The prediction has a mean pLDDT of 84. A computed fold for a 470-nucleotide part of an RNA from an uncultured bacterium, annotated as small-subunit ribosomal RNA, 3' major domain. Its Rfam family is "Bacterial small subunit ribosomal RNA". The RNAcentral record of the full RNA draws on ENA.
Context: one part of a larger RNA
């Protein structure tokens, strides 16, 4: 001096309380343990693993397994040697790799181009994150964490940074052997919200005229669309107070950090990654490398984590006028209308490198019905018939019709998310992608209820107190 205390004292956080809604029970999806496989590659492990690395495993991918090849080698540099003839196409053996035949005619003929040889060396997703860069996770967006110099102390250290007040904050303010100063806090940066000025096309339409339709013409007012700007500072007013500062009010779109994001101190777990990369050392080297064809990663007696659908009347189907975002993306792309087609789809091909074309909404709203039932709830299975995309849907892909119609009646002990445009609930796009989300990441439509307070539980800050650990 820290760490620790089922000590003390202050403080804060969806920690608890106050409420809304789940999860733990069903059925599936998914990921993880087992276990099973020839393999079921490998890593991630309490919080901080477990829809995590994988923004997407039919081949590939792919690191595994089997079987069949190759060894200077799929891939670089140097040496030696032939001078032809590569790549691609055809045949023929094979599962392909590949081998042999022909066909071709790139590139060289000063060897850079194509074949052989020698070894120097390539090669490794082999091992060690307890040798390491890099990069993440977590305490924690918590208020901390330290130096100079000066003082005090034999020292180790302490003081500053305590102490009264205040604050989202070591924020300020006022005391004091302490004065200051760094790195974090704040602000600066991006978004959303009011106004202005520019700017008016593809977007927009108040007024005139026109039209099935901003459809044309005008029009530069509104909405919007993006650049520059303005604005909130406790600035004003009243209480309070030594001060900071709280209360409270006024205006004002917006009030005391305006919402949201982006930013992550010294450090802390010998956290995580050697399989992203990079890299010591150790290992393979006719194999632990390297082509290829199946196959596995998709197994399943069981657990466990995350999620989606439901258990239904705040609903199910039916039908009707078809209402009304915002954000994206599109050319080997997005794909209209218009025809087939019960439907996934199929023609079909305008337009459209897109404020111009598309892809394009749902919950809601009105009228029926269904009357509480394992049902017109609720969809699992399963069997028949199809459609897409790829060479290829047998293992193992995704939709669509008929048909089938499983557990489910709101879930034990227990456990979780949230404080406002958020929970809840509706739906929509993107990335990766040919195909293949109920996942990730984004958008916006409807839109709650509740916080008496901190006495408990979890986690933090700090004073300060005991200590048999440093």
């Nucleotide at each position: 001096u820290g760490a620790c205390g089922g000590g003390c004292a202050c403080c804060c956080g969806c920690a608890c309380a106050a409420g809304c809604g789940g999860u733990g029970g069903a059925g599936c999806a998914u990921g993880c343990u087992g276990u099973u496989u020839a393999a079921u590659u490998c890593g991630a492990a309490a919080a901080u693993a477990c829809g995590c690395g994988a923004a997407g495993a039919a081949c590939c991918u792919u690191a595994c397994c089997u079987a069949g090849a190759c060894u200077u080698g799929a891939c670089a540099u140097c040496c030696c040697u032939g001078g032809c003839g590569a790549a691609g196409c055809u045949u023929u053996a094979g599962a392909a790799a590949u081998a042999a035949a022909g066909u071709g005619g790139a590139g060289g003929u000063u060897a850079a181009c194509c074949g052989g040889g020698u070894g120097a060396c390539a090669g490794g997703u082999g091992g060690u994150g307890c040798a390491u860069g890099g990069u993440u996770g977590u305490c924690g967006u918590c208020a901390g964490c330290u130096c100079g110099u000066g003082u005090c102390g034999u020292g180790a250290g302490a003081u500053g940074u305590u102490u009264g007040g205040u604050u989202a904050a070591g924020u300020c303010c006022a005391a004091c052997a302490a004065c200051g100063a760094g790195c974090g806090c704040a602000a600066c940066c991006c978004u959303c919200g009011u106004c202005u000025u520019u700017a008016g096309u593809u977007g927009c339409u108040a007024a005139c005229a026109u039209u099935a339709a901003g459809u044309u013409g005008a029009g530069a007012a509104c909405u919007c669309u993006a650049a520059a700007g303005a604005u909130a500072c406790u600035g004003c007013c009243g209480g309070u107070g030594c001060a900071a500062g709280c209360c409270g009010g006024a205006g004002g779109a917006a009030g005391g950090u305006g919402g949201g994001g982006a930013u992550g101190a010294c450090g802390u777990c010998a956290a995580a990654u050697c399989a992203u990369c990079a890299u010591g050392c150790c290992c393979c080297u006719u194999a632990u490398g390297u082509c290829c064809a199946g196959g596995g990663c998709u197994a399943c007696a069981c657990a466990c984590g995350u999620a989606c659908u439901a258990c239904a009347a705040u609903g199910g189907c039916c039908g009707a006028u078809a209402a009304c975002a915002a954000a994206g993306u599109g050319c080997a792309g997005c794909g209209a209308a218009g025809c087939c087609g019960c439907g996934a789809g199929g023609u079909g091909g305008a337009g459209c490198g897109a404020a111009u074309c598309a892809c394009a909404a749902a919950a809601c709203u009105c009228g029926g019905u269904c009357u509480c039932a394992g049902u017109u709830c609720a969809g699992a299975u399963u069997g028949c018939a199809g459609g897409c995309u790829g060479c290829a849907a047998c293992u193992c892909g995704c939709c669509u019709g008929c048909a089938u119609g499983a557990a489910g009646g709101u879930g034990g002990a227990a456990u979780u998310g949230c404080u406002a445009g958020u929970a809840a609930u509706c739906g929509c796009g993107a990335a990766u992608c040919a195909g293949a989300a109920u996942g990730u990441c984004g958008c916006g439509g409807u839109g709650a209820a509740u916080a008496c307070g901190u006495u408990c539980c979890c986690g933090g800050g700090c004073c300060u107190u005991g200590c048999a650990c440093u």